[in-house]
């Protein structure tokens, strides 16, 4: 250089084109003499950019950016 493959809350991972979910983290309450456990609640993302559709996280293309393989 080529191929393949991954990019979604701080971390990890899911989602048949049709309100983007969990887990685990943060804050608040509840329980506790206190902590921790555990119960309620809240905040938090779709890598960038075009193209197909009535609608793209989801399918195409280009790009960045990891990671496998090859020379």
């Nucleotide at each position: 250089g080529c191929a393949c493959u991954a990019g979604u809350g701080g971390u990890u991972c899911a989602a048949g084109u049709g309100u983007a979910g969990a887990a685990u983290c943060c804050u608040c309450g509840c329980c506790u003499c206190g902590u921790a456990c555990g119960c309620g609640a809240g905040a938090g993302a779709c890598c960038c950019g075009g193209g197909u559709u009535c609608g793209a996280g989801u399918c195409c293309c280009g790009g960045c950016u990891g990671g496998u393989g090859u020379a």
A computed fold for a 71-nucleotide RNA from Penaeus vannamei, annotated as transfer RNA. It matches the Rfam family "tRNA". Rfam classes the family as a transfer RNA. The sequence is in RNAcentral, with records from Rfam. The source organism's lineage runs through Eukaryota, Ecdysozoa, Arthropoda, Eumalacostraca and Penaeus. The prediction has a mean pLDDT of 82.